[in-house]
């Protein structure tokens, strides 16, 4: 001291799929009872909130799976090379087979998610900082 890639941060864009069904709880408001204190009500606000169960569905947090390639490989199998007189044997190369590694917006759906909005969001663009090969 800098390009691509990489990491962090800011901004911008950013999809899909049941406001599913069942059970239980919850009394803020409304309603009912009561002189009041207070109590009752889970058919309204409310498709609210909380917990549990059952299916259906989505893929773009995260996670799992794999193709070529690459690495490796005792025996067996196939095709060669080479040595030995040898239909046999030794050495060796490649292939097949076995093992390892192995990407994605592919795939699975464990996790997550399924009205709108919001949140989240792979990925992409742009900017700042960091790290770094060559020089």
């Nucleotide at each position: 001291g800098u390009g691509a890639u990489c990491c962090u941060c800011a901004c911008u864009g950013g999809a899909g799929a049941g406001a599913g069904c069942c059970c239980g709880g919850u009394a803020g408001c409304a309603g009912c009872u009561g002189c009041a204190a207070a109590g009752c009500c889970a058919u309204g606000c409310a498709a609210g909130c909380c917990g549990g169960g059952c299916c259906a569905c989505c893929g773009a947090a995260g996670g799992g799976g794999c193709a070529a390639g690459c690495c490796u490989u005792a025996a067996c199998c196939g095709c060669g090379g080479u040595c030995g007189c040898a239909u046999c044997g030794g050495c060796u190369g490649c292939g097949a087979g076995g093992g390892g590694u192995c990407a994605a917006u592919c795939u699975c759906u464990c996790a997550g998610g399924u009205a709108a909005a919001g949140c989240g969001g792979a990925c992409a663009g742009c900017g700042a900082g960091g790290g770094c090969a060559a020089g």